This is a predicted structure of a 74-nucleotide RNA (transfer RNA) from Zopfochytrium polystomum. The sequence is in RNAcentral, with records from ENA. The organism belongs to Zopfochytrium, within Eukaryota. It matches the Rfam family "tRNA". Rfam classes the family as a transfer RNA. The coordinates come from a structure-prediction model, not an experiment, and the mean pLDDT is 81.

[in-house]
RNA sequence: GGUUUCAUGGUGUAGUUGGUUAUCACAUCUGUCUCACACACAGGAGGUCCCGAGUUCGAGCCUCGGUGAAACCA
Repeated sequence: GGUUUCAUGGUGUAGUUGGUUAUCACAUCUGUCUCACACACAGGAGGUCCCGAGUUCGAGCCUCGGUGAAACCA
C1' cells in the first nucleotide's frame, strides 16, 4: 500500500427483511433475608448505537466520507 471484518450502557452481547418502548448476562445501587457477610428473591439507575453527511414518511440496520481496532496479502 491492497482486501475483508468490526465499532451498540462500566464490561461482554442480541437486534438476521428499515417500522411502535434498543435485548440479555455480569457488574453497580436500594429493599427483603442474616448478628454480619455471601447466596437467593424483588425493584431501580445507567446507552440514543464511534464521528459527520446523505437516502427515506421513518435508519442501530442502507449509501458516502472520516476515525479507531483486528485478520490476511504484498